[in-house]
C1' cells in the first nucleotide's frame, strides 16, 4: 500500500417498536430493544429522497379565519457516490 476468506481474537454501531422530550413537520435526543452492518466511523460535497415553518399565487370567505400549489434556508451519512480516518488478519 491492497484486499476481506467459511474467517480467527478483542470487541464495536444498534433498525423496527415502547417511553421521555425537542421541533410546524420531517426528523432529532435519552433510555429500554435488536433488523442488520467490515466503516451501519465523521464531513450535507453532488445526487436522490422526505417535509414546507416563513415567502409567494389562487380559492372559500369578509377584517381573521380555513384551504390549495410552487419551494428548502429544514431533514435523511442505516438512499447512492465522493473525502477524511480506523481494528484485525493475509499478501
Nucleotide at each position: 500500500u491492497u484486499a476481506u476468506a467459511c474467517a480467527u481474537a478483542g470487541g464495536g454501531u444498534a433498525a423496527a417498536c415502547u417511553u421521555a422530550u425537542c421541533g410546524a413537520a420531517a426528523g432529532g435526543u435519552a433510555a429500554g430493544g435488536a433488523c442488520a452492518c467490515a466503516a451501519a466511523g465523521c464531513c450535507a460535497u453532488g445526487g436522490g429522497u422526505c417535509u414546507a415553518a416563513a415567502a409567494c399565487c389562487g380559492g372559500u370567505a369578509c377584517u381573521a379565519a380555513c384551504u390549495g400549489g410552487u419551494c428548502a434556508u429544514g431533514a435523511u451519512u442505516g438512499c447512492c457516490a465522493g473525502g477524511c480516518u480506523g481494528c484485525a488478519u493475509a499478501a
This is a predicted structure of a 91-nucleotide RNA (c-di-GMP-I riboswitch aptamer) from Firmicutes bacterium HGW-Firmicutes-14.
Taxonomically the source falls in Bacillota (Bacteria, Bacillati).
The model forms 95% of the base pairs in the Rfam consensus.
Its Rfam family is "c-di-GMP-I riboswitch aptamer". Its family is annotated with cyclic-di-GMP binding in the Gene Ontology.
The sequence was found by an Rfam model in a public genome assembly.
The prediction has a mean pLDDT of 85.